[in-house]
Molecule: transfer RNA
Organism: Spirochaetia bacterium
RNA sequence: GCCGGUGUGGCGAAAUUGGUAGACGCAGCAGACUCAAAAUCUGCCGGUAGCAAUACUGUAUCGGUUCGAGUCCGAUCACCGGUA
Numbered sequence: 001g002c003c004g005g006u007g008u009g010g011c012g013a014a015a016u017u018g019g020u021a022g023a024c025g026c027a028g029c030a031g032a033c034u035c036a037a038a039a040u041c042u043g044c045c046g047g048u049a050g051c052a053a054u055a056c057u058g059u060a061u062c063g064g065u066u067c068g069a070g071u072c073c074g075a076u077c078a079c080c081g082g083u084a
Stems, first nucleotide, its partner, number of pairs: 001083007010026003019067001028044005046057004060076005
């Protein structure tokens, strides 16, 4: 250089003829229980705005197709494998 694969919260990992994004688990925070802690149970847990309800945004990055994209197409970036 060429060919192939992978990229989704702090981490792992779902969502598959394109149709509610983050299920589930771990970690973390708060509370309950306890003399205290562990274990267990409950809630929360991407970003922005807002007192809140909620709204918008968010799948490596930037575009495109579509009523609708994590998924299809193009370019780019990072990593892994193959090949000369």